Record summary:
The part of an RNA shown here (small-subunit ribosomal RNA, 3' major domain) has 476 nucleotides and comes from an uncultured bacterium.
Context: one part of a larger RNA
RNA sequence: UGACGGGGGCCCGCACAAGCGGUGGAGCAUGUGGUUCAAUUCGACGCAACGCGAAGAACCUUACCCAGGCUCGAACGGCAUCUGACAUCCUGCGAAAGCAGGCUCCCGCAAGGGCAGAUGUCGAGGUGCUGCAUGGCUGUCGUCAGCUCGUGUCGUGAGAUGUUGGGUUAAGUCCCGCAACGAGCGCAACCCUUGUCCUCUGUUGCCAUCACGUUAUGGUGGGCACUCUGAGGAGACUGCCGGUGAUAAACCGGAGGAAGGUGGGGACGACGUCAAGUCAUCAUGGCCCUUACGCCUAGGGCUACACACGUGCUACAAUGGCCGGUACAAAGGGCUGCGAACCUGUGAGGGUGAGCCAAUCCCAAAAAGCCGGUCCAAGUUCGGAUUGUAGUCUGCAACUCGACUACAUGAAGUCGGAAUCGCUAGUAAUCGUGGAUCAGCAACGCCACGGUGAAUACGUUCCCGGGCCUUGUACA
Numbered sequence: 001u002g003a004c005g006g007g008g009g010c011c012c013g014c015a016c017a018a019g020c021g022g023u024g025g026a027g028c029a030u031g032u033g034g035u036u037c038a039a040u041u042c043g044a045c046g047c048a049a050c051g052c053g054a055a056g057a058a059c060c061u062u063a064c065c066c067a068g069g070c071u072c073g074a075a076c077g078g079c080a081u082c083u084g085a086c087a088u089c090c091u092g093c094g095a096a097a098g099c100a101g102g103c104u105c106c107c108g109c110a111a112g113g114g115c116a117g118a119u120g121u122c123g124a125g126g127u128g129c130u131g132c133a134u135g136g137c138u139g140u141c142g143u144c145a146g147c148u149c150g151u152g153u154c155g156u157g158a159g160a161u162g163u164u165g166g167g168u169u170a171a172g173u174c175c176c177g178c179a180a181c182g183a184g185c186g187c188a189a190c191c192c193u194u195g196u197c198c199u200c201u202g203u204u205g206c207c208a209u210c211a212c213g214u215u216a217u218g219g220u221g222g223g224c225a226c227u228c229u230g231a232g233g234a235g236a237c238u239g240c241c242g243g244u245g246a247u248a249a250a251c252c253g254g255a256g257g258a259a260g261g262u263g264g265g266g267a268c269g270a271c272g273u274c275a276a277g278u279c280a281u282c283a284u285g286g287c288c289c290u291u292a293c294g295c296c297u298a299g300g301g302c303u304a305c306a307c308a309c310g311u312g313c314u315a316c317a318a319u320g321g322c323c324g325g326u327a328c329a330a331a332g333g334g335c336u337g338c339g340a341a342c343c344u345g346u347g348a349g350g351g352u353g354a355g356c357c358a359a360u361c362c363c364a365a366a367a368a369g370c371c372g373g374u375c376c377a378a379g380u381u382c383g384g385a386u387u388g389u390a391g392u393c394u395g396c397a398a399c400u401c402g403a404c405u406a407c408a409u410g411a412a413g414u415c416g417g418a419a420u421c422g423c424u425a426g427u428a429a430u431c432g433u434g435g436a437u438c439a440g441c442a443a444c445g446c447c448a449c450g451g452u453g454a455a456u457a458c459g460u461u462c463c464c465g466g467g468c469c470u471u472g473u474a475c476a
Stems, first nucleotide, its partner, number of pairs: 001476002003473003007470007015460002019423005026314008034305002042053002064300002067297004072123001077122008089102005105114003125289002128287003134283002136278003139274001141272001146185006152161003165176003191266004196234005202228001205224003210221003237260001240254005316416001320375007332363003337356002342351003382413001387408007429452007
């Protein structure tokens, strides 16, 4: 100087407390361990591995296993020699890959050139090893308020000072003081979005006024007021008032205001820590393989199943289930596409096909909600697992191993032990909607969008993590 302490002081954080809802019990989905297997490819392991890499494992993917094959090779280049073809096509073997046979060059008068192949060679290839050789990228402490430097001063020196102290803040934020004076990386602001208003814009959007028309609808003429679109601006700065305070910084209350003290949300992550993660995104040193640890193909496996754990979904019901009617979103996607209306099927779907490269058309029905009816406390009209049969769709192909539909079947489950998680406001809870990946889909995942919309916080004694000062130390 650090680190540590079941030392002290001060202070934060859904850390506790106060509340609300869960997990842990059930069934299923999914990941992992274990076991099994010819293979169940590999990586990730406290927080910070385990719905993670994987934003899509039937084949492909695919790296694994078994079997069949290739050997300058699945892509490209240089050199040398040789050939005039190779390929396509045809035939045979074969599951395919491949192997064997047949057919078989162009330009130029020529020299030669082009093209292709074979052979040899230099060079290929490796998801083989090492993340403890590395780059790059990432997680984490932590959006915590810290981490340092120059000069000066002090100290023999390691170092200290500044950065400590008194206040204050979300903040090393600011003020005051001070052997320090300044500065840098962080904080904040500048960026995006949302909340109010103004100007411009006026179609594909909108419809207040006028007219026309319809069973009805901005449907039509018309208009750009309003909503909205998307450009530009205004607005919030403790600016104003009162109080407290050291006359300071600031804090408390108030006014005006759409918004008030960082308005809400996002992006943004200091010096460093964990030899943290990744050689399987990519790149790369070294090592290793080179008729194989490379490459091609068919089938299988990654989907196994006494079990254990994590993360979720659906429930156990009446604040509910079922039936009928009826209302209101936002944000997205669409040409190998979205597909209206009509016909057809109980349905998944099928037939035909208008419109739309989309503020125009389509996906599209929002759901919870509201109104009416029914069920009457039961393992039920709760719950839907499992299983049988018949089908639909995608795709070369749904046996291993897809999703969905109809009928039948109707399991466990009556609110969950010890323990444990999330959340402070448009949040939790609850309700549906869209998208990426994608032929299809194991999506209940992930990412986004809106609808309805709470309770509670006395407080900082305690648990956990962290910041500053101080103290002790047989630790470095």